RNA sequence: GCUUGAAUAGCUCAGUGGUAGAGUAGGAGACUGAAAAUCUUUUGGUCGACGGUUCAAUCCCGUCUUCAAGCA
Numbered sequence: 001g002c003u004u005g006a007a008u009a010g011c012u013c014a015g016u017g018g019u020a021g022a023g024u025a026g027g028a029g030a031c032u033g034a035a036a037a038u039c040u041u042u043u044g045g046u047c048g049a050c051g052g053u054u055c056a057a058u059c060c061c062g063u064c065u066u067c068a069a070g071c072a
Stems, first nucleotide, its partner, number of pairs: 001071007010024004018055001026042005048064005
């Protein structure tokens, strides 16, 4: 330099057009003599950036940024 893939909650990841969820972590409560474990509940996101298509974009298209793999 070229090709491909990834970027979503603090962390690990789902989500193939109709305003986004799980596990874990954090707060509160139940349980216990007190903890741990367990159970219930709750908080937390301008879905990497900028444009385009569309009535509507996390999702489709383009460019850029970062990371990973391969080729040279």